[in-house]
Context: one part of a larger RNA
RNA sequence: UUGGGCGUAAAGGGCGCGCAGGCGGUUAUGCAAGCUUGGUGUGAAAGGCCGCAGCUCAACUGCGGAAACGCGCUGGGAACUGCAUGACUAGAGUUCAAGAGGGGAAGCUGGAAUUCCUGGUGUAGGGGUGAAAUCUGUAGAGAUCAGGAAGAACAUCAGUGGCGAAGGCGAGCUUCUGGCUAUGAACUGACGCUGAGGCGCGAAAGCGUGGGGAGCGAACAGGAUUAGAUACCCUGGUAGUCCACGCUGUAAACGAUGUGCACUAGGUGUUGGGUCGCUGAAGACUCAGUGCCGGAGCUAACGCGUUAAGUGCACCGCCUGGGGAGUAUGCUCGCAAGGGUGUAACUC
Numbered sequence: 001u002u003g004g005g006c007g008u009a010a011a012g013g014g015c016g017c018g019c020a021g022g023c024g025g026u027u028a029u030g031c032a033a034g035c036u037u038g039g040u041g042u043g044a045a046a047g048g049c050c051g052c053a054g055c056u057c058a059a060c061u062g063c064g065g066a067a068a069c070g071c072g073c074u075g076g077g078a079a080c081u082g083c084a085u086g087a088c089u090a091g092a093g094u095u096c097a098a099g100a101g102g103g104g105a106a107g108c109u110g111g112a113a114u115u116c117c118u119g120g121u122g123u124a125g126g127g128g129u130g131a132a133a134u135c136u137g138u139a140g141a142g143a144u145c146a147g148g149a150a151g152a153a154c155a156u157c158a159g160u161g162g163c164g165a166a167g168g169c170g171a172g173c174u175u176c177u178g179g180c181u182a183u184g185a186a187c188u189g190a191c192g193c194u195g196a197g198g199c200g201c202g203a204a205a206g207c208g209u210g211g212g213g214a215g216c217g218a219a220c221a222g223g224a225u226u227a228g229a230u231a232c233c234c235u236g237g238u239a240g241u242c243c244a245c246g247c248u249g250u251a252a253a254c255g256a257u258g259u260g261c262a263c264u265a266g267g268u269g270u271u272g273g274g275u276c277g278c279u280g281a282a283g284a285c286u287c288a289g290u291g292c293c294g295g296a297g298c299u300a301a302c303g304c305g306u307u308a309a310g311u312g313c314a315c316c317g318c319c320u321g322g323g324g325a326g327u328a329u330g331c332u333c334g335c336a337a338g339g340g341u342g343u344a345a346c347u348c
Stems, first nucleotide, its partner, number of pairs: 003320004007302002012316001014201004021194003025088007033081002035077009049065006091191001092188006098181002103177007110154001114150008125136002162169002206247006215241002220236004258315006266293011297304002321348003330341004
């Protein structure tokens, strides 16, 4: 490589948009590149295969034949693929009439709590733990009341409930803005699917510049514990956590399950719609999502099971024994930290 695979054994790219490429609905006509069927030329001989013959047989040798496909020229066919032209509406999309939503961005606002500050009341403790101590308090703490300031996060509602491609998104209001869904009508007429490169987005931590800093809190300090305790527990506490702009580009970025389409028993919840029913309806059917159980089938088993890991098709990514190693080297990206790509020797 072929083959076989990728939920958990090695293996789905973190996610999307999309150039090239690959693949692509129904129908009519034409062309004949692929395809198919003839003719013809050629692919030397020897060798191989089949038949016959010659050495007593065989090896060996001679004669004849067939085959094999490849290529060139030339004629025919038109189902399929392709190409061209025309048509269609079941894929895809547009518009109008509706709907649900923590989807995104900016601005404004709110209450509870926490800490701090000021003042009042008030007196000896408070805090913390398994128990303590460090710590704090007669310079008046803790408790309680009033006033003020600051920053961060938004209890209840809250739900295997909603939205988003993923990361993710939760107080309220306003503005701007993306996507989704059913039904009906009209319209476009295959405009589609996937997608190497490429481009964009991408939790937390981290980095740069400037702000901010209540609480929490790596590092650090102290107190304990302990044989020790560079920990777990306690008292403090810097970076950080927050904001703006820029960078980083990684995660158990997980459903450890790529995307799209089609087909294949059911039952039971739930979210948002529609039709019928009926106006308290129950219920029946149906569409889009989200859970549980489960049949056939699949699976090494666990389990999956119309949200498939079943049955198929299209396209992409990836795997090929363990360690060495996600290391070295080269290239490349980054301010750095480091990221991407990614061996081998050796060894079992």
The part of an RNA shown here (small-subunit ribosomal RNA, central domain) has 348 nucleotides and comes from a metagenome.
Rfam family: Bacterial small subunit ribosomal RNA. Its family is annotated with structural constituent of ribosome and ribosome in the Gene Ontology.
Model confidence (mean pLDDT): 89 of 100.